[in-house]
RNA sequence: GAGUGAGGUAGAGGCGCGAAAACCAAGAGUACUUUCUGGGAGAAUGGGGAUUCAGUGAUCAGAAAGGAAAGGGGAAUUCGCCGAAGUGCGGUGCGUCGCCCUAGACGACCGUGCUGGGUCUGCAUUGAAGAAGUGCAGGACUGUCAUCCCGACUGCUUACCCGCAGUCCGGAUGGAGCGCUAUCUCACCG
Numbered sequence: 001g002a003g004u005g006a007g008g009u010a011g012a013g014g015c016g017c018g019a020a021a022a023c024c025a026a027g028a029g030u031a032c033u034u035u036c037u038g039g040g041a042g043a044a045u046g047g048g049g050a051u052u053c054a055g056u057g058a059u060c061a062g063a064a065a066g067g068a069a070a071g072g073g074g075a076a077u078u079c080g081c082c083g084a085a086g087u088g089c090g091g092u093g094c095g096u097c098g099c100c101c102u103a104g105a106c107g108a109c110c111g112u113g114c115u116g117g118g119u120c121u122g123c124a125u126u127g128a129a130g131a132a133g134u135g136c137a138g139g140a141c142u143g144u145c146a147u148c149c150c151g152a153c154u155g156c157u158u159a160c161c162c163g164c165a166g167u168c169c170g171g172a173u174g175g176a177g178c179g180c181u182a183u184c185u186c187a188c189c190g
Stems, first nucleotide, its partner, number of pairs: 001189001003188009014082001016081005023074002032066007042053003046102004085115008094107004116142002119139008144175006151168006
C1' cells in the first nucleotide's frame, strides 16, 4: 500500500419500512335481539361425538323496531427502524374458531425461495370490497456500485500539447441489499 480476504462499528436511499391506542371509511342496516305473521320437526360450522335448544312451536321464511363486532384498510401522530419489511412454499405434541376428534380457515414459530426502493397501467389471484396485498407483463422515476463516453477542474510531467491519476456535471450499458459508503480490527500478500 490508491492489494486480497474475513469480521466489527457507524451511515445513506425517500411518496422508504413496520408497530401502537385513539380516530375515519367500509364491513352493514349485515350478524344478533325483541315483537308480529307464515310454517310444523328437527336444529346448533363440513363430518362424528358430547351437550344444549325445540309442539309452552325451535331451526327456517317474511315484516317492523333496535342494531354491533372481528379479520382486512386509510391519513395524521408517536415509537422502533433501513432486509427496514413484505410475500410464496414446506414443517409443528403450538394458539384461536363454545367443548372433544377430524377437516378447513386464520395466527405464531422454525426452515427455505423471491423482492434495491416507492409509484403508475393491464391481467390473474386472495378479499365483502370500487380497500388493500401478492404474482406476471409493461412504463416512467429514484438511490447505489461497476464499466464505457463527453465536458469542466485539480495534481504529476512539461515551455505547451499529449499522456497518467483524481474529483465533479451529464450520458449509455449492466448488477443486486449476500449490495453500497465511511471507519476500525485481524489474517494473508507485496
Molecule: Lysine riboswitch aptamer